[in-house]
RNA sequence: GACGAACGCUGGCGGCGUGGAUUAGGCAUGCAAGUCGCGCGACAGUUGAGGUUUCGGCCUCGAUAUGGAGCGGCGAACGGGUGAGUAACACGUGAGAAAUCUACCUCUACGUUCCGGAUAAUUGGCUGAAAAGCCUUGUAAUACGGGGGAGGUUCUUUAUUAGGCAUCUUUUGAAGAACAAACGGGCAACCGGCGCAGAGAUGAUCUCGCGGCUUAUCAGGUAGUUGGUGGGGUAACGGCCUACCAAGCCGACGACGAGUAGCUGGUCUGAGAGGAUGGUCAGCCACAUUGGAACUGAGAUACUGUCCAGACUCCUACGGGAGGCUGCAGUCGAGAAUCUUGGGCAAUGCACGAAAGUGUGACCCAGCGACGCCGCGUGAAGGAUGAAGGCCCUCCGGGUCGUAAACUUCUUUUAUGGGGGAAGAACACAAUGACGGUACCCCGUGAAUAAGCCACGGCUAACUACGUGCCAGCAGCCGCGGUAAUACGUAGGUGGCAAGCGUUGUCCGGAUUUACUGGGCGUAAAGGGCAAGCAGGCGGAUCGUUAAGUAGAAAGUGAAAGGUCGGGGCUCAACCCCAACAUUGCUUUCUAUACUGGCGGUCUUGAGUCCCGGAGGGGAGAGCGGAACGACACGUGUAGCGGUGAAAUGCGUUGAUAUGUGUCGGAACACCAAUGGCGAAGGCAGCUCUCUGGACGGGUACUGACGCUCAUUUGCGAAAGCCGAGGUAGCGAACAGGAUUAGAUACCCUGGUAGUCUCGGCCCUAAACGAUGAUCACUAGGUGUCGGGGGGUUUCCCUCGGUGCCGCAGCUAACGCAUUAAGUGAUCCGCCUGGGGACUACGGCCGCAAGGUUGAAACUCAAAGGAAUUGGCGGGGGCCCGCACAAGCGGUGGAGCAUAUGGCUUAAUUCGAUGCAACGCGAAGAACCUUACCCAGGCUUGACAUGUACCUGCAAGCGCCCCAAAAGGCGCCGCUUUCGAAGGUGGUACACAGGUGGUGCAUGGCUGUCGUCAGCUCGUGUUGUGAAAUGUUGGGUUAAGUCCCGCAACGAGCGCAACCCUCAUGUGAUGUUGCCAGCGAGUAAUGUCGGGAACUCGUCACAAACUGCCUAUGUAAAUAGGAGGAAGGUGGGGAUGACGUCAAGUCAUCAUGCCCCUUACGCCUGGGGCUGCACAUAUGCUACAAUGGAUGCUACAAACGGUCGCAAACCCGCGAGGGGGAGCUAAUCUGAAAAAAGCAUUCUCAGUUCGGAUUGGAGUCUGCAACUCGACUCCAUGAAGCCGGAAUCGCUAGUAACCGCAGGUCAGCAUUACUGCGGUGAAUACGUUCCCGGGCCUUGCACACACCGCCCGUCACGUGACGAAAGUUGGUUUUGCCCGAAGUCGUUGAGCUAACCGCAAGGGAGCAGACGCCGAAGGUAAAGCCGAUGAUUGGCGCGAAGUCGUAACAAGGUAGCCGUAUCGGAAGGUGC
Repeated sequence: GACGAACGCUGGCGGCGUGGAUUAGGCAUGCAAGUCGCGCGACAGUUGAGGUUUCGGCCUCGAUAUGGAGCGGCGAACGGGUGAGUAACACGUGAGAAAUCUACCUCUACGUUCCGGAUAAUUGGCUGAAAAGCCUUGUAAUACGGGGGAGGUUCUUUAUUAGGCAUCUUUUGAAGAACAAACGGGCAACCGGCGCAGAGAUGAUCUCGCGGCUUAUCAGGUAGUUGGUGGGGUAACGGCCUACCAAGCCGACGACGAGUAGCUGGUCUGAGAGGAUGGUCAGCCACAUUGGAACUGAGAUACUGUCCAGACUCCUACGGGAGGCUGCAGUCGAGAAUCUUGGGCAAUGCACGAAAGUGUGACCCAGCGACGCCGCGUGAAGGAUGAAGGCCCUCCGGGUCGUAAACUUCUUUUAUGGGGGAAGAACACAAUGACGGUACCCCGUGAAUAAGCCACGGCUAACUACGUGCCAGCAGCCGCGGUAAUACGUAGGUGGCAAGCGUUGUCCGGAUUUACUGGGCGUAAAGGGCAAGCAGGCGGAUCGUUAAGUAGAAAGUGAAAGGUCGGGGCUCAACCCCAACAUUGCUUUCUAUACUGGCGGUCUUGAGUCCCGGAGGGGAGAGCGGAACGACACGUGUAGCGGUGAAAUGCGUUGAUAUGUGUCGGAACACCAAUGGCGAAGGCAGCUCUCUGGACGGGUACUGACGCUCAUUUGCGAAAGCCGAGGUAGCGAACAGGAUUAGAUACCCUGGUAGUCUCGGCCCUAAACGAUGAUCACUAGGUGUCGGGGGGUUUCCCUCGGUGCCGCAGCUAACGCAUUAAGUGAUCCGCCUGGGGACUACGGCCGCAAGGUUGAAACUCAAAGGAAUUGGCGGGGGCCCGCACAAGCGGUGGAGCAUAUGGCUUAAUUCGAUGCAACGCGAAGAACCUUACCCAGGCUUGACAUGUACCUGCAAGCGCCCCAAAAGGCGCCGCUUUCGAAGGUGGUACACAGGUGGUGCAUGGCUGUCGUCAGCUCGUGUUGUGAAAUGUUGGGUUAAGUCCCGCAACGAGCGCAACCCUCAUGUGAUGUUGCCAGCGAGUAAUGUCGGGAACUCGUCACAAACUGCCUAUGUAAAUAGGAGGAAGGUGGGGAUGACGUCAAGUCAUCAUGCCCCUUACGCCUGGGGCUGCACAUAUGCUACAAUGGAUGCUACAAACGGUCGCAAACCCGCGAGGGGGAGCUAAUCUGAAAAAAGCAUUCUCAGUUCGGAUUGGAGUCUGCAACUCGACUCCAUGAAGCCGGAAUCGCUAGUAACCGCAGGUCAGCAUUACUGCGGUGAAUACGUUCCCGGGCCUUGCACACACCGCCCGUCACGUGACGAAAGUUGGUUUUGCCCGAAGUCGUUGAGCUAACCGCAAGGGAGCAGACGCCGAAGGUAAAGCCGAUGAUUGGCGCGAAGUCGUAACAAGGUAGCCGUAUCGGAAGGUGC
C1' cells in the first nucleotide's frame, strides 16, 4: 500500500459497487422451461341458427379460440450455480484436420406423388393403501410403414483431366447397386413448413509445437505396455477395441510416485525485473446426493430425463413406493464471518409461435449490511471584562482550554412540510414504467436534525498532574513498573485521522535478506581431503559456404472488459460512454550475415610427440650397515640403584646400579639438515642394486585445436580402529601400584596389555589448513634461495622453472593480500543464506563392526559471530618506585587492668560507624543534666518563631500548701495609669509550631580512601570508514608527564615544583614585663637598683643556596666528586590532595526534597538505662625486673593555661587536702615539681624490697545528690605474670626507643585516650629474587557489574515439543481370486408380433426370453504409503538464589583444539 474480511468503540446523508471464503454438510415451503390450435382427434367453456321435446332437456350445422389433459413438433445439451475432482492437450498461445460432424439461420437449385395399418386421448371393467398397472373399446395427424420416381448423393468396377503433401485431391464419362418428402393457413395473391443436394455462417470434435506448482528422504517406470498386420468400432484419425507377430517405449533436459491446485484475461504490490493471487466481471474446463450405464437427439453419456447399485430422508395398509436447492429466496448445522421465503417481465436477452403473445428467481429494480470506493454535511462572519467553570497545571504572580462560549449579524447544503415533475419507450399513429410520485425544479420553517476513534518514551506528529509501587498492568521492536513512572490506570492538555477510528489476519514492499536486473565463500555462514575423467558447459588464427541463434521489414493473431492517454455524460467524484495506444507473446514470409552455431578447407602461437641434458627423502621390491636400547652369558666390583618439587611404589647381598667382553633381538635412521628438495593430496630421510612415474632446461623436426573445466562415476587418501597370519627391543591407551589432594577415576613416579612393526583384506575420517577449487591472460619493484641455460670475461649481466621475505597501485569490514593476489578480466565446478535444536532424528546407500555419507522438523532465543578500539585483569613479560621485602631496633599476639566493639541479657541496655579506609571511632570528658532509650506522672497554639481577631492591669522576686518532681493552688512586696491611644504581659480562637521519626539508594555541604601516587585532560593539526590514535610513545634523566634529545605534531590547562608558615645562619631596626658585657650602688643571696643596648631573647624587615663555582662523564638534561658555606643538591618539618573511583561515610553537626506523627513519633518532670556479663575481638596502659626496685641528695627544658580563674608565701594534716589570701586580665603574678640523667646507700635473682590487680577498713574533694555510677589519699591485702604459639605491627636520624611537661573538654572525673612540647638518643639498608601496594610500556583475553569476572557437564525438581517401542487403530493407493446389478455389444431365439411379399401355408423384418464378454458396488487374501494412539524408553529446549566439582577463556594454573580409540559421577582424562 492492498483486502469478498472479522472483532472493539462510535455512527448524519447520498451515489456506485459488493456480500456463505468454513461442511461439494443436510434441507421444510414457494417459484426457477416451456411453447405451438397456422400439425392432430376428442372433451369442457362462450355464442348463433335450425330441428325436436314428456319443457328437464336433447340432436344437427356453424362461429369463437377461453381452458386443462393427450398425440405430434421445437426447446429442454441454452440460460443459472459451484470449484469437489483434475498436474491433464485441463488451460493459455500458435498451428494443423488431404482424418471430421453441425438442428435452428442465410444463399443457390430442384422437388413435395400414390397408398396402408396402428395408437394415445376416450368408454367400460379389474388389481393396488398409494405410486401405478392390466384387459376391453376406440380415433386423427407434419406420428408410423410401404410402392413409384431421380437432376442428385453414397458405394463398387473402369477410363480420363489437372494438382498436391506420403496416404491422396480434382475435371469429364461409362456400367451396376442402394437411397427422398408432410403438409398447414389464406377467397386469392401468397405465406409458413417438409425433402435431396451444393455453398456460407455458427457451434462442436480430434491432433501437434511451446508455456505456467512443490518434492530425489520418490530412480527406475511400463504388459495394451511400444510398434506392425488383419479385423471391428467411430462423425472422424488412433491400441480406441480385438486376434496374431516383434520387443520395444519413457527416464537426471527428472520418467514413475507423493503432496498441493480448477486454468486464463486479469487483480494487489513493486522504479523495474519480479513476488503473491485467480472473489465480483469475461473466456474455457469439470461437476450436479455417491458410483456405474446407456437411451433419445443435430448436439448429452443430460443440475430441476431414464435404468441399476450404495448411503441418507420421507410415506406405507409392511406387500411396496417417493426424493435429490453446487438455480432464486429461505432453514438447520458448523463457523470469527457473509443479506429479502420482495416487485416486475417496463427494458436487455433467451425458448416457442406466422403473429398477437406466453414463459423466463436470466435479467431489470427495490430491501438489508459503513463491507469497500467516491461525494456532502454537522454551520459562516464578527466578538476579550481574555467571563464563569475544570476533583486541570502553577514558581501562587498566573497559565491553559480560548474567539472557544455567551452575544450580534448572516446562510439553509442537509433535515422537514407543501407544489410541480422527467428521460429511460424501441414498435408510423394509439396503447404500454416494476423502479416511482423516484431523480430533478420551486416555495416555506428554522442553527435548527448530525462527532467520534486512536495515539502522545524512541522509531513517530503530540506532556503534565495524581494514583499505583517489579503489584496491578503495558508492549510491534528496544523496553517500562521495586515511592518523585512524559511508557501502567485516570484526568487536563496536545497530535493524527474523520463517519469513521483502532486491533487482528493475509499478500507484496522496504529485504541487494535467494542477488536475471542485483550478493557472497582467508578470519563473519560458505572451496569438495586429493586427483583422473564420460555426459554437460566453454573454447586459438584464417578462407569459403549455410542462415539455426541474432537483427530489420511486412502480414496474421494477441476476444471483450480491465490498464494508460485524450475527449464526453451523470451538479463534482466514484461510476459510465467514445476514440487512440498498449497487450513486451506466438506464427508465417522476405531481407541482412558482423558475432555465435552447422558443414568444408588451410594455419601454428594453445596442446602434444621426438632428441640431448642435469636435479630430486617421488613410488615399489630386494640386499647390506653402524650408533643407541633391551635381554642373555661370563669377568671386575660393593651397597645401594632408580625416581621426584619432596617422596614412595619398584630393582638390589640369590650381588643390582656402574664397568669390560661376547651373543641375540626388534624398531628407528644422529651429524649432513636448511628459510632447502620431491609428490595431486595424504605424505616422503642410513647405504647399494633392480623396476618405475612426473616435473624442468636446451634443441630442432613432426602432428595440427587434438584444448579447459567437470554433476554422476572411478581411484588414492595421516592417525586411530577392525579381520586373518606373523612379529614384539623401545614406547605405551586400558589396568595395577606409589604419591599429590578436601577428593584426584588426573597432571608426577614405578610397572604394563592392546597397539605401534610386516604381509593380505577392510575402514574413508582429521584444525585432511595456505582454514585461500582448477585453468588462462594482464598489472611497479627490491632482496634471498633451489634446479637449468646463455653472454661476458673477472665477479657481473640476461633468461626459464620452482620456493621464501619486504613492498607500490589496487582490493579488503578491518586484520591483511599484493606477479605464488585476497588486484583486473574470462571459463567451468563445489558450497553459503540468523543462533541453538543438529557433524541430530527418520528413511536410503556403504561398512564385519566401530561408524561413514546424504540430511530435516517441532520447539526455543534476539541475538550468535568477525575484525579492530579503549579499559580492566593474568598463578604473561620488561622497566621503575614505596619501611614493600631484606638488614636492624622496639612492640602486638600469652598476664592483669583500661577503653571500644561484637554477642548475650534487659522494661531500656538510644543511635550511627563494619576489610584495608568500623572497633581509646562520632564522644575535646553518660552520677542528675547531657539523653536521643525505658517505666511512671503530667501539658496540648504547645518548651521555641511569625501573623490575625477578640479579651485582659501586670512581669520578675520572696514566702507558704500539695506532690517523687514537674504541673497546680494561696499570699506578700513593689510600680504605673486611674478616660483614650501606643507598646508590653497573659488568655481564648485560628493559621501554625514541633519531631535526634523514615529515606545518605532523592540531595547540598563536609569527610575518608586509592595517594602527595604522577598522573588526568583540552584546542588546532594529522592518521584511521569508525570506535579511536597521535600529542602523553621512543632514547636518556628525575622525588616528579622534572628536564633534555628525537619525533606529525604544535601549544595549553588541572596536578608536580615554586610562591605561604615554621626550624637552622647572619645583618639592620627596636628594647619592656625580657637581657646584664662594661660602669656605679646594694644584699647572706637574687638584674635587686642607677644605668646600658654589647650578648641571649622577643618582634619587624632583609640577606643567604642558584648545581652559582671547580674537576670528571655526557650532544644535552643531568650525574659523581670537590671547594667555599650555618645550611648542598626538593636543607628538616607543616599547610597544600589533579581527573576520578568506592550509589564509601554522615538526613543524629547543619541545610534540604518527598513521605510519615499532630491531646503525639511533639513538650515537661522523677527514677532507671546508655556502666548490665558464660564469652570473643581490636586498641592501649602496667609489668614480668639488677641497663632494675627502694631511699636520700643534686641538676638541665620547651610549649601551654589562668578573673565563674590561676593562686604564691605562711600555718594544719602521714596524705588526699584544709586554712590563708600577696600577686596576676599575664615575657611582670601563678600553675611549676620537669622526668629520665647524675651522686650515694640498700636489695642480690626470689613470684622477690619485682609486679601491682583484687578486696577490707578509714578518709579528702567536687557537686541538690557519689547506692546503682566519680576521682583522689592513707593503712592493710598482694592475684595473674619469670618476655609470650601460629601469626602480625611501627620505624631510615634528632628518626626509633626511653623520659617526663602542658593543653582542650570539664562542677567533679583521662601523666592508660587525644592534641601539642621539649629531654636523653641509637642500630641498619648487601640489594630488588620473593610478599604487598603503585606507575609506565608491551602481550593474551570468550572479562566490560570489568577475575569477588566469565563459564562447562552430570544429578535433582517442574514444564514443553520431538524420536524409538510389543502393539492397537484409521485413511489412501494397488494386486490376485470370488460374486456380479443396470446396460451396450455378440450368439441364440422352439415363445410372441398390425403395416411389406404371398391365395394360403409361410417368408421377410422385429420383440420378449435365455446364454456369453465387459462390468459398478460388495466379499476375501496380500502388499505399499500416510496418519492417530501406546506401557515403557531416549536425548533436546526452557525454567527460581538447588547439588557436585572447576573442563574452557590469562601460560586459566597439565597450552588449547581436530580425528580416532579407550576409561571415568560429571565436566573430562590418557594414548596415537
Molecule: small-subunit ribosomal RNA
Organism: bacterium